The prediction has a mean pLDDT of 80. The RNA shown here (SAM riboswitch aptamer (S box leader)) has 119 nucleotides and comes from an uncultured Flavobacteriaceae bacterium. The model forms 97% of the base pairs in the Rfam consensus. The sequence was found by an Rfam model in a public genome assembly. Rfam family: SAM riboswitch aptamer (S box leader). From the family's description: The SAM riboswitch is found upstream of a number of genes which code for proteins involved in methionine or cysteine biosynthesis in Gram-positive bacteria.
């Protein structure tokens, strides 16, 4: 690397170098950016996975020295399946019907990110 488990609508910025892109990838939308993007450095902050303390059968509570991580927007939104509602059109058996499409919405899948573990 691959894999397993957990989490992903909360939270948290300034300075220096740099100089045009950036928001993972594909497509679309939307947004950020010369009032300075990416990247690098310094300092701070957030959070509480590992961790520390207390306690324990297990939960749990408190903390933040250390190892990671993060510090625009829900993982920025949509894409595949699905629930419900609603709108439009069509059909005939005229019904609390069926079909197609649009919008909103529910729960998932896929992909991704982070942590711990495994090897």
């Nucleotide at each position: 690397a691959u894999g397993u488990u957990a989490u992903c609508a909360c939270g948290a910025a300034a300075g220096g170098c740099a100089g045009a892109g950036g928001g993972a990838a594909u497509a679309g939308a939307c947004c950020c950016g010369u009032u300075g993007a990416a990247g690098c450095c310094u300092u701070g902050g957030c959070a509480a996975c590992c961790c520390u303390u207390u306690a324990u059968a297990a939960a749990a509570a408190a903390g933040a020295a250390g190892g990671u991580g993060c510090u625009a927007a829900a993982u920025u939104c949509u894409a595949c399946u699905u629930u419900u509602u609603u709108c439009u059109g069509a059909a005939u058996a005229u019904a609390u019907u069926u079909c197609a499409g649009g919008a909103a919405u529910u729960a998932g899948a896929c992909a991704g990110a982070u942590a711990a573990c495994c090897a």